[in-house]
RNA sequence: CGCUGGCGGCAUGCCUAACACAUGCAAGUCGAACGUGAAGCGGGGCUUUGGCCCCGUGGAAAGUGGCGGACGGGUGAGUAACGCGUGGGAACCUGCCCUUCGGUUCGGGAUAACCACGGGAAACUGUGGCUAAUACCGGAUGUGCCCUUCGAGGUAGUACUCGGGGGGGAAAGAUUCAUCGCCCUGGGAGGGGCCCGCGUUGGAUUAGCUAGUUGGUGGGGUAAAGGCCUACCAAGGCGACGAUCCGUAGCUGGUCUGAGAGGAUGAUCAGCCACACUGGGACUGAGACACGGCCCAGACUCCUACGGGAGGCAGCAGUGGGGAAUAUUGGACAAUGGGGGCAACCCUGAUCCAGCCAUGCCGCGUGAGUGAAGAAGGCCUUAGGGUUGUAAAGCUCUUUCACCAGGGACGAUGAUGACGGUACCAGGAGAAGAAGCACCGGCUAACUCCGUGCCAGCAGCCGCGGUAAGACGGAGGGGGCUAGCGUUGUUCGGAAUAACUGGGCGUAAAGCGCGCGUAGGCGGCCUGAUAAGUUGGAUGUGAAAGCCCUGGGCUCAACCUAGGAACUGCAUUCAAAACUGUCAGGCUAGAGUAUGGAAGAGGUAAGUGGAAUUCCCAGUGUAGAGGUGAAAUUCGUAGAUAUUGGGAAGAACACCAGUGGCGAAGGCGGCUCUCUGGUCCGGUACUGACGCUGAGGCGCGAAAGCGUGGGGAGCAAACAGGAUUAGAUACCCUGGUAGUCCACGCCGUAAACGAUGAGUGCUAGACGUCGGGGGGCAUGCCCUUCGGUGUCGCAGCUAACGCAUUAAGCACUCCGCCUGGGGAGUACGGCCGCAAGGUUAAAACUCAAAGGAAUUGACGGGGGCCCGCACAAGCGGUGGAGCAUGUGGUUUAAUUCGACGCAACGCGAAGAACCUUACCAGCCCUUGACAUGGGGGUCGCGGAUUCCAGAGAUGGAUUCCUUCAGUUCGGCUGGACCCCACACAGGUGCUGCAUGGCUGUCGUCAGCUCGUGUCGUGAGAUGUUGGGUUAAGUCCCGCAACGAGCGCAACCCUCAUCUUCAGUUGCCAUCGGUUCGGCCGGGCACUCUGGAGAAACUGCCGGUGAUAAGCCGGAGGAAGGCGGGGAUGAUGUCAAGUCCUCAUGGCCCUUAUAGGCUGGGCUACACACGUGCUACAAUGGCAGCGACAGUGGGACGCAAGGGGGCGACCCGGAGCUAAUCCCAAAAAGCUGUCUCAGUUCGGAUUGCACUCUGCAACUCGAGUGCAUGAAGUCGGAAUCGCUAGUAAUCGCGGAUCAGCAUGCCGCGGUGAAUACGUUCCCGGGCCUUGUACACACCGCCCGUCACACCAUGGGAGUUGGCUUUACCCGAAGCCGGUGCGCUAACCGCAAGGGCAGCCGACCACGGUAAGGUCAGCGACUGGGGUGAAGUCGUAACAAGGUAU
Repeated sequence: CGCUGGCGGCAUGCCUAACACAUGCAAGUCGAACGUGAAGCGGGGCUUUGGCCCCGUGGAAAGUGGCGGACGGGUGAGUAACGCGUGGGAACCUGCCCUUCGGUUCGGGAUAACCACGGGAAACUGUGGCUAAUACCGGAUGUGCCCUUCGAGGUAGUACUCGGGGGGGAAAGAUUCAUCGCCCUGGGAGGGGCCCGCGUUGGAUUAGCUAGUUGGUGGGGUAAAGGCCUACCAAGGCGACGAUCCGUAGCUGGUCUGAGAGGAUGAUCAGCCACACUGGGACUGAGACACGGCCCAGACUCCUACGGGAGGCAGCAGUGGGGAAUAUUGGACAAUGGGGGCAACCCUGAUCCAGCCAUGCCGCGUGAGUGAAGAAGGCCUUAGGGUUGUAAAGCUCUUUCACCAGGGACGAUGAUGACGGUACCAGGAGAAGAAGCACCGGCUAACUCCGUGCCAGCAGCCGCGGUAAGACGGAGGGGGCUAGCGUUGUUCGGAAUAACUGGGCGUAAAGCGCGCGUAGGCGGCCUGAUAAGUUGGAUGUGAAAGCCCUGGGCUCAACCUAGGAACUGCAUUCAAAACUGUCAGGCUAGAGUAUGGAAGAGGUAAGUGGAAUUCCCAGUGUAGAGGUGAAAUUCGUAGAUAUUGGGAAGAACACCAGUGGCGAAGGCGGCUCUCUGGUCCGGUACUGACGCUGAGGCGCGAAAGCGUGGGGAGCAAACAGGAUUAGAUACCCUGGUAGUCCACGCCGUAAACGAUGAGUGCUAGACGUCGGGGGGCAUGCCCUUCGGUGUCGCAGCUAACGCAUUAAGCACUCCGCCUGGGGAGUACGGCCGCAAGGUUAAAACUCAAAGGAAUUGACGGGGGCCCGCACAAGCGGUGGAGCAUGUGGUUUAAUUCGACGCAACGCGAAGAACCUUACCAGCCCUUGACAUGGGGGUCGCGGAUUCCAGAGAUGGAUUCCUUCAGUUCGGCUGGACCCCACACAGGUGCUGCAUGGCUGUCGUCAGCUCGUGUCGUGAGAUGUUGGGUUAAGUCCCGCAACGAGCGCAACCCUCAUCUUCAGUUGCCAUCGGUUCGGCCGGGCACUCUGGAGAAACUGCCGGUGAUAAGCCGGAGGAAGGCGGGGAUGAUGUCAAGUCCUCAUGGCCCUUAUAGGCUGGGCUACACACGUGCUACAAUGGCAGCGACAGUGGGACGCAAGGGGGCGACCCGGAGCUAAUCCCAAAAAGCUGUCUCAGUUCGGAUUGCACUCUGCAACUCGAGUGCAUGAAGUCGGAAUCGCUAGUAAUCGCGGAUCAGCAUGCCGCGGUGAAUACGUUCCCGGGCCUUGUACACACCGCCCGUCACACCAUGGGAGUUGGCUUUACCCGAAGCCGGUGCGCUAACCGCAAGGGCAGCCGACCACGGUAAGGUCAGCGACUGGGGUGAAGUCGUAACAAGGUAU
């Protein structure tokens, strides 16, 4: 804040504007300090009856005086401070109170009130006059007190104590006679002032600050120490243990949170401080620099007669304003306390109460029991039911709270009660007056329906919503809390996510590039001392409240109350002496020195050498050279390149050379020498902890770069040219300048890397290598030791990778660094630099990640191995032509729909004239063409004929044939038809991305998995990898694996050989007959048919291989290493295809998106593509001749022989239910002819005439004859198939089908070529590697530009805040000076004293000038971030196509 709201108790209640305030109240009181003395009352007098006067009483009101207004109450602006907290200290004051000693005497002059007269609008005030005191003044006395001085005691020295001398200063009265006061003095209590140790926020992008500053002396000042102030002297003081500056902030007890340590906080209550409109100042006083006092300045508000005045709610209420937000202009002094008073009493917005607010905490209620027909209604539903739900109703009860009416407190020790007729008690009525809120995808407890359709919306994070939303909205139901519930905000927690408890830094963020070294931190062995740290005891303190414990009081609780504990701290003191520290003494194991050896590209300076390169000169020599993927630019006939000789120059040092050496790192490489640093080893002597680390600091520090001067052979940014390319400001090539080299000086950074700081100690080893030492012998080996440098590896560590005596292990010490990604190592500021730039180093904003290591995949213009008509080798095609067919596109009323890389496109469709048919136009029907159920009617139905209307569906009429089943003979049951109403039918309507089923594809590729075990924190791995082998994860061997499953293979079908059985419709060797036809008898041998078998297994031999698996060769065999072909398709992939085969969820239509009919369309046609057919011809066309197949089909059928027709076909019909008959002619073939031409090729197109099917061939069938005779002469880029009975070529059959085949599915005939091989293209398998990919490379992803928005840097300037320095001005005020102007007390001869006035110093505000710092705005400008699809390229991730 939203929704809701019954009661009571206790508590809290302007966090913002320390913004401004109307009104009322919040501090007065005392007559027992004093002088007056109003009203009223009593008495008297006067009177013009209006009243006036006097006395007494009375005591209001103001005044003098006293005490109190310094408490109580409010607020938190300021303050980073001795302000606060805590513990100490000495140089102090203290009204009222308690206590002690002593005193209270003698005098004096004024003044307010009042009166009179004035000024002023007012506030107020002037002059004159009167008067009192506990007001004021003088004198006296003064124990003690104060000042001063002397002596003694005492002390480290002051102090302190005692005694003596000198000087100084008091008082107030009142009275009702009880008292209350007053003065001096000592003490006390309580209060206050001052000083000190320690603690007390952020910033170093604030590093230096300071002149009264630090100290001293003299003086002043204060109650008191003190630079508090002043004069002089000295030059100090503070600061990295954070001064100064800037920001922020009242502090504490406590409060919230947390296991604690901590973190956050400082409301209420309590202690302290500070403030009172802002700034300054003092006065009074015991106490103030004073909230409701004074003066001045300023701002603001108010009054005004314009001359002047008044005011200060951060007291209680209240108002405006601000704000998300916070209450009544209440009652009472009854209680507690405060002020005054002797007291009565008065005052008290302190306080006690009441009022308001669910603001918090606590308690109570809104009913209890029973009640199944599980009511109605709601919601859901698989329609059966479930749920709401014992919930309700009904029945039986109760009355807390609230309500009504009666009694009625405690708080009050004697009186007094605001609260309050309150709390409480008893009585009455009646379930009566009393429930909401958010949530229900996960976290997080609670699920469905409807609506919506990336819309509306939700969301704390992840994320929901694009038509089946448990996440949106509603509903039902549910879980949660409850007079509250949600939301928002804040704090702590979780967060070990700042790590003290309790983290890290090889690769996640993080080791400074390296060294030297200051401060600091840490530091070997022994002894003694000490007692700072440390430990223990005691004492003091640590306020109360709070927290905790135990009791007690409100009916309980919250709340209140008593006691205890605690307050982890600080101080003092006693003790201990192990450890740390300190002091003293000693030691040698750390460290170092001396000494003898050793290795080394360690550094520096000078000299010197050869090879190579380039250039120059000369010789030989001729046309090219050079360069590249290929080229060109370039050089060369003016003689290059090549080659020989000579010369010059600069730079770098081949071989040796090595996970070799040296150095702190950067780095160091020919040779000689100069100077020089460090390291290692050996033995002896010495020093005696001298050590380690190291914030700042200083030095060194690759390359590039900069400055000055040299040098310049080669190389080579920039640049030029040539290529490449779409472009190519690149990669490649030809040139080429800075630079690279030297000297001097800068720079100070690197993936300055071991991405690993330094030091010390400890913790298995093995094998190399470098430098020393020792030992043994068999003299080139072995053993051992110290120091370096490597590889592997145990324990241990690690997120893993990995590290592992050279640790990333176990420990200690010190330093540096980290705290999500981007913004950003950027901006600003500082420092450094000549510059380039370096260093230090943010924020706004933005994201829900960024990142590490490993895993499984996928991918790679990574690698290895291996397959496949994948390439290659061949043969034939496609792409060109015409036609057929499918598709796109276009057209159309419609050209129905689906399929779209491979894996859509002669595909669904095994056959669109009607039908099919889903499309279009028109006409018609509505329980429907079809199913089930109810009611009524009829008795069938069906077939045939005729007529009418109509395009037809359909409707109407007519004639004939036919009369269902059961039966209890009843229209009783079934069945059929018609009519009616409703449930329903129907949909080739949508969603294949809601689905089943089926299918395609990778792919007939060899793979895909599981159990147990083992390994790993885990994802996972192993097995399945490896060596061989295979067509194969096929087999063998090996192996932390052992087995198993789905796949492979085999089992199945078929072809090839044989055997056997059977023998019609098949066959015919033998025998017979014959019309010469297996035709007949006969036969079953053969062919064949179809059943059953055999056969092939690397079985045999040789070689090879590991002796294995296997491979090669051979024999035999019909067939040989899978014999050929088929069926068979693992886990999965493609949201692949299909809702139009079928099935099916949801949605949609219901006189229409259903149904029927006629006609049309699916057959359109500028085009484009796919698949085919036919060709382009002589390997052919045409004519003639005429042989040989196989698969199949046939009764709504196939149809022979015969006849007709040129032919399609017709007539006719034998035979055939088909190994019998028919389709049926096979064709390629052979012979002849044509002779290279748009032809005797080719057949499109078109005309005429026909045939067949069919209700019907116009749109739109097929065929025939005659005529016509187009393109086309072998096909660009590109592309397809095929490895043997295959390709090619030839014909035949079948399904669909009335008819229609170049398509599809089959069949046989003829019948090749080639394969070196696996480099390349494509696809695939296994292993391995890289990865920033996982929607998985059709991936990911970078930068400019363009647009929009956001925050931010710079910016001429401009506006404001804070602050510094210098100067000017200088109110009030205190102080100082002056003070013959004035002046009551008492003294006095006078001086002196007091006051005003004047002057001065200080100083607030204000002003001028110059800075510093922070913030706001700012034309323009810089980069940054974000945004759905923008543009350009392709930088990175694979060798990312030039490794990064």

Small-subunit ribosomal RNA from an uncultured prokaryote, 1444 nucleotides, folded computationally.
It matches the Rfam family "Bacterial small subunit ribosomal RNA". Its family is annotated with structural constituent of ribosome and ribosome in the Gene Ontology.
The RNAcentral record of the sequence draws on ENA.